[in-house]
Context: one part of a larger RNA
RNA sequence: GGAUGAACGCUAGCGACAGGCUUAACACAUGCAAGUCGAGGGGCAGCAUAGAAGUAGCAAUACUUUGGUGGCGACCGGCGCACGGGUGAGUAACGCGUAUGCAACCUACCUAUCAGAGGGGAAUAACCCGGCGAAAGUCGGACUAAUACCGCAUAAAACAGGGGCACCGCAUGGUGAUAUUUGUUAAAGAAAUUCGCUGAUAGAUGGGCAUGCGUUCCAUUAGGUAGUUGGUGAGGUAACGGCUCACCAAGCCGACGAUAGAUAGGGGAACUGAGAGGUUGGUCCCCCACACUGGUACUGAGACACGGACCAGACUCCUACGGGAGGCAGCAGUGAGGAAUAUUGGUCAAUGGGCGGGAGCCUGAACCAGCCAAGUCGCGUGAAGGAAGAAGGAUCUAUGGUUCGUAAACUUCUUUUGCAGGGGAAUAAAGUGCAGGACGUGUCCUGUUUUGUAUGUACCCUGAGAAUAAGGAUCGGCUAACUCCGUGCCAGCAGCCGCGGUAAUACGGAGGAUCCGAGCGUUAUCC
Numbered sequence: 001g002g003a004u005g006a007a008c009g010c011u012a013g014c015g016a017c018a019g020g021c022u023u024a025a026c027a028c029a030u031g032c033a034a035g036u037c038g039a040g041g042g043g044c045a046g047c048a049u050a051g052a053a054g055u056a057g058c059a060a061u062a063c064u065u066u067g068g069u070g071g072c073g074a075c076c077g078g079c080g081c082a083c084g085g086g087u088g089a090g091u092a093a094c095g096c097g098u099a100u101g102c103a104a105c106c107u108a109c110c111u112a113u114c115a116g117a118g119g120g121g122a123a124u125a126a127c128c129c130g131g132c133g134a135a136a137g138u139c140g141g142a143c144u145a146a147u148a149c150c151g152c153a154u155a156a157a158a159c160a161g162g163g164g165c166a167c168c169g170c171a172u173g174g175u176g177a178u179a180u181u182u183g184u185u186a187a188a189g190a191a192a193u194u195c196g197c198u199g200a201u202a203g204a205u206g207g208g209c210a211u212g213c214g215u216u217c218c219a220u221u222a223g224g225u226a227g228u229u230g231g232u233g234a235g236g237u238a239a240c241g242g243c244u245c246a247c248c249a250a251g252c253c254g255a256c257g258a259u260a261g262a263u264a265g266g267g268g269a270a271c272u273g274a275g276a277g278g279u280u281g282g283u284c285c286c287c288c289a290c291a292c293u294g295g296u297a298c299u300g301a302g303a304c305a306c307g308g309a310c311c312a313g314a315c316u317c318c319u320a321c322g323g324g325a326g327g328c329a330g331c332a333g334u335g336a337g338g339a340a341u342a343u344u345g346g347u348c349a350a351u352g353g354g355c356g357g358g359a360g361c362c363u364g365a366a367c368c369a370g371c372c373a374a375g376u377c378g379c380g381u382g383a384a385g386g387a388a389g390a391a392g393g394a395u396c397u398a399u400g401g402u403u404c405g406u407a408a409a410c411u412u413c414u415u416u417u418g419c420a421g422g423g424g425a426a427u428a429a430a431g432u433g434c435a436g437g438a439c440g441u442g443u444c445c446u447g448u449u450u451u452g453u454a455u456g457u458a459c460c461c462u463g464a465g466a467a468u469a470a471g472g473a474u475c476g477g478c479u480a481a482c483u484c485c486g487u488g489c490c491a492g493c494a495g496c497c498g499c500g501g502u503a504a505u506a507c508g509g510a511g512g513a514u515c516c517g518a519g520c521g522u523u524a525u526c527c
Base pairs, nucleotide, nucleotide: 001527002526003525004524006523007522008521009520010519013379014378015377016376017375019372020371021337026335027334028333030332031331032330035079036078037077040076041075043072044071047070048069049068051066052065053064054063055062056061086290087289088288095215096214097213098212099211100210101209102208105207106206110203111202112201113200114199115198116197118152120150121149128141129140130139131138132137158184159183160182161181162180163178165176166175167174168173189195190194216262217261223253224252225251228250229249230248231247232246233245234244235243265287266286267285268284269280270279271278272277292313293312294311295310296309315326316325317324318323343369345368346367347366351365352363353362354361355360382413383412384411385410392404393403394402395401396400419463420462421461422460423459427454430451431450433448434447435446436445437444438443439442471516472515473514474513475512476497477496478495482511483510484509485508486507492499493498
């Protein structure tokens, strides 16, 4: 000098763009953050609607019953909840980066192609009845449906096994055609030109596994290792493998640093530097790990699952003392810690995601707004003229000069910004509904209708008026900038050298000057 997710002191007009718990992976009140589908199902708690019936009443009307219709709480079922969002505790590791391999693998939804969907059965939730419990909840009985569940049939280019043929490689091996042969395995409907269902092949996407190389410090850590290293066999897995087990052998790693310890998420990148290098890994993107602590599996295409389950533990809460409930490292917010870090805001309008045929619903993802000079950039705090060089302050060699200083006053002008009044977006060239048309069966085109949180915001016009807007640090040398007064080794300054003991350009004040400027200094850290 540059830099910072900074903090502190003094000061502060505006806008744009980005940023905002670096500490306690400490504890959390409250609200929200994952639902959706009635075009799978039985139904009808509540709402609306239509008719009918009944009761009261002279009537208007009120009430009750009825799933018929629109819809729909709870329930069964499907898909999603494994994404998105957070954090960096752990991890020195095939975790990450890079380059390869899988002749050892999986992949819901999506795309293409080839086939298929025959005929049956048994339950169960909800509703109803009853019991237990303070509650959380739970038990029993009876009834019922399905795209829920289970047999049977059908069966190949799938799977398992046998026979012969051809070809190839990278060692184990792989591929192809077989009218070859034996066995095994499937289905579901719905509001029906559509959507869904089953089997198979291929693709796409996403993952899994293995390997070469790279990946912090300490040798004042030198030996480490029994599933350890290898083999055979078996089990397990989507798959290879001591991954697990039985048996057999005695190996395997290590000064080219094993093992132990300390520290740490890794990368793209960022800062600095002429470069080489050094330092860092906040925001954004990719990967990994974690979800109160430890462990375990279930479901599922996918989890050993942040807002799922079970067990154990610590902690907090409720309790009728018998027993229960919870997990903000999601968004806000609270306490604590700390030098220190924001609103218990708005909207699904756009982008994206889930479900749905669609309308649509959900979405603290996202987009916006709020707070903060914490950063970068831009703008302003006026411009031109104006010498009696005014008054006043300061100072000197003092009847006078010098300086603040064209500075002010005064004259003319402008109006960024702010204030007042008026107008007023783009973001929707997208999408939805309706009507028509084209191709030809779910797409496109035309017309029309409708959808804007931010927002009456940005922006534009008009009006009055210099009006609403400057500070901070420094002035001995390094280092740009000097005098006077006070103090008298005191009070104090200080980054280093060093100033201060009676003429201090170094302390304190004043005048002046210098540097930067809505900032300026100090502290901390890196180069």

The part of an RNA shown here (small-subunit ribosomal RNA, 5' domain) has 527 nucleotides and comes from an uncultured bacterium. The RNAcentral record of the full RNA draws on Greengenes and SILVA. The coordinates come from a structure-prediction model, not an experiment, and the mean pLDDT is 83. Rfam family: Bacterial small subunit ribosomal RNA.